[in-house]
RNAcentral holds the sequence, with entries from ENA. The RNA shown here (transfer RNA) has 75 nucleotides and comes from Nitrospinae bacterium CG11_big_fil_rev_8_21_14_0_20_45_15. Its Rfam family is "tRNA". Rfam classes the family as a transfer RNA. Gene Ontology term of the family: triplet codon-amino acid adaptor activity. The coordinates come from a structure-prediction model, not an experiment, and the mean pLDDT is 81.
RNA sequence: UCCGGCGUGGCGCAAUGGUAGCGCAUGCGACUGUUAAUCGCAGGGUUACUGGUUCGAAUCCAGUCGCCGGAGCCA
Numbered sequence: 001u002c003c004g005g006c007g008u009g010g011c012g013c014a015a016u017g018g019u020a021g022c023g024c025a026u027g028c029g030a031c032u033g034u035u036a037a038u039c040g041c042a043g044g045g046u047u048a049c050u051g052g053u054u055c056g057a058a059u060c061c062a063g064u065c066g067c068c069g070g071a072g073c074c075a
Base pairs, nucleotide, nucleotide: 001071002070003069004068005067006066007065010024011023012022013021018055026042027041028040029039030038048064049063050062051061052060
């Protein structure tokens, strides 16, 4: 330098054009003599950034940034 993949709550991941959700964690409650376990409820997201397409974008398109892998270069 080129090619590909990925970027979504604190963490791990879904949602492939039509209300952003699940698990773990966290908080509160139930249960228990207490803790743990179990069960219920709740809070938490400018979907990496900028622009475009569309009635409507996490999703499609262009660019930028970051991470991972591969290729090239290394006289």